[in-house]
Small-subunit ribosomal RNA, central domain from an uncultured bacterium, 348 nucleotides, folded computationally. The coordinates come from a structure-prediction model, not an experiment, and the mean pLDDT is 89.

Context: one part of a larger RNA
RNA sequence: CUGGGCGUAAAGCGCACGUAGGCGGUUUCUUAAGUCGGGGGUGAAAUCCUGGAGCUCAACUCCAGAACUGCCUUCGAUACUGGGAAACUUGAGUUCGGGAGAGGUGAGUGGAACUGCGAGUGUAGAGGUGAAAUUCGUAGAUAUUCGCAAGAACACCAGUGGCGAAGGCGGCUCACUGGCCCGAUACUGACGCUGAGGUGCGAAAGCGUGGGGAGCAAACAGGAUUAGAUACCCUGGUAGUCCACGCUGUAAACGAUGGAUGCUAGCCGUUGGCGAGCUUGCUCGUCAGUGGCGCAGCUAACGCUUUAAGCAUCCCGCCUGGGGAGUACGGUCGCAAGAUUAAAACUC
Numbered sequence: 001c002u003g004g005g006c007g008u009a010a011a012g013c014g015c016a017c018g019u020a021g022g023c024g025g026u027u028u029c030u031u032a033a034g035u036c037g038g039g040g041g042u043g044a045a046a047u048c049c050u051g052g053a054g055c056u057c058a059a060c061u062c063c064a065g066a067a068c069u070g071c072c073u074u075c076g077a078u079a080c081u082g083g084g085a086a087a088c089u090u091g092a093g094u095u096c097g098g099g100a101g102a103g104g105u106g107a108g109u110g111g112a113a114c115u116g117c118g119a120g121u122g123u124a125g126a127g128g129u130g131a132a133a134u135u136c137g138u139a140g141a142u143a144u145u146c147g148c149a150a151g152a153a154c155a156c157c158a159g160u161g162g163c164g165a166a167g168g169c170g171g172c173u174c175a176c177u178g179g180c181c182c183g184a185u186a187c188u189g190a191c192g193c194u195g196a197g198g199u200g201c202g203a204a205a206g207c208g209u210g211g212g213g214a215g216c217a218a219a220c221a222g223g224a225u226u227a228g229a230u231a232c233c234c235u236g237g238u239a240g241u242c243c244a245c246g247c248u249g250u251a252a253a254c255g256a257u258g259g260a261u262g263c264u265a266g267c268c269g270u271u272g273g274c275g276a277g278c279u280u281g282c283u284c285g286u287c288a289g290u291g292g293c294g295c296a297g298c299u300a301a302c303g304c305u306u307u308a309a310g311c312a313u314c315c316c317g318c319c320u321g322g323g324g325a326g327u328a329c330g331g332u333c334g335c336a337a338g339a340u341u342a343a344a345a346c347u348c
Stems, first nucleotide, its partner, number of pairs: 004319003007302002012316001014201004021194003025088007033081002035077008049065006091191001092188003095184005103177007110154001115149007125136002162169002206247006215241002220236004258315006266293013297304002321348003330341004
């Protein structure tokens, strides 16, 4: 290089935007670079192959042919690919009219609950557990009522419901703002798909500076349990969890399933539109999502099945026995923690 693969056996980058590159709709004309055919030149000899010959055979040697799959040049062909010109509308986009939504950012605001503080009532227990104890309480706890403070999260609605590229997003209101869907036809006229590098976003934990700190709670302390108990259980409790700004850049970042396009039986739910029909709340049709089942087909099986793991095309990423090892060394990035790129000896 050819090849076989990537849901669960090794293997889809966490996700997007996008550079180079690769690939690319319909029709006509042109060109003839790729492509195909003919001719000419060259492709040294030896070697290889085929036929024959000579050393007693063979190796070896000699003769002849073929071959040297290539390159150059010339004359043609024009279906396909490419270049040039022109046209088109179905891909893509714009416009207009509607629509749904926890999409994002900022500001404001509400109630319940927990905790603390103040005050009232009230008296001996309260907590907690399998059972206890540590703990709190006659300096008045627990319980109950009123008031105040502070922080964090938003019960019900709530739904294999919605939105977002992914991470993710849930009280309410306002402001700014991204995307999507449907309907209508008017416009542009291939403007498209993918995407090595690159850039941006990226849960939790962690880090830096400054705030904040109700509850919860690594570490830690104590009480239990136990042979022990550096745990599970209990009482406390600091980082942290929250906010602002900056860093980190990883997850079972999962649908363990890259993106795009076309095609390939159906049935039943559900979300958002649109159009008909009527019996006005149902039926039918259609587009876009989201679920269940299922034919053909696929699969090692499990299973997947118009939301494909089916049938095809294009582009990217990745895999190549287990361990050593996602490690060492080096490079890059980072304040650090570490991340990323990534072997070998040896061994089975």

Record summary: The full RNA is in RNAcentral, with records from ENA, Greengenes and SILVA.